This is a predicted structure of a 73-nucleotide RNA (transfer RNA) from Arthrobacter sp. GMC3. Rfam family: tRNA. Its mean pLDDT, the model's own confidence on a scale to 100, is 81. The source organism's lineage runs through Bacteria, Actinomycetota, Actinomycetes, Micrococcales and Arthrobacter.

RNA sequence: GGGGAAUUAGCUCAGAUGGUAGAGCGUCGCACUUGCAAUGCGAAGGUCGGGAGUUCGAACCUCCCAUUCUCCA
Numbered sequence: 001g002g003g004g005a006a007u008u009a010g011c012u013c014a015g016a017u018g019g020u021a022g023a024g025c026g027u028c029g030c031a032c033u034u035g036c037a038a039u040g041c042g043a044a045g046g047u048c049g050g051g052a053g054u055u056c057g058a059a060c061c062u063c064c065c066a067u068u069c070u071c072c073a
Stems, first nucleotide, its partner, number of pairs: 001072007010025004019056001027043005049065005
């Protein structure tokens, strides 16, 4: 320098065909306990990496940029 892949909640990851963003773990509250853990119930937590475009409508399609991984040289 060139090819490919990835980027979504604090962490690990889902999210056919474009149409209300989710799970597990973690965190917080309550119940239970002498107390903790476990368990049950509930809650908070997201500019979907950034920008632009297409569209009635974009996490998803197109372009540019950034970061990470990988392959070739």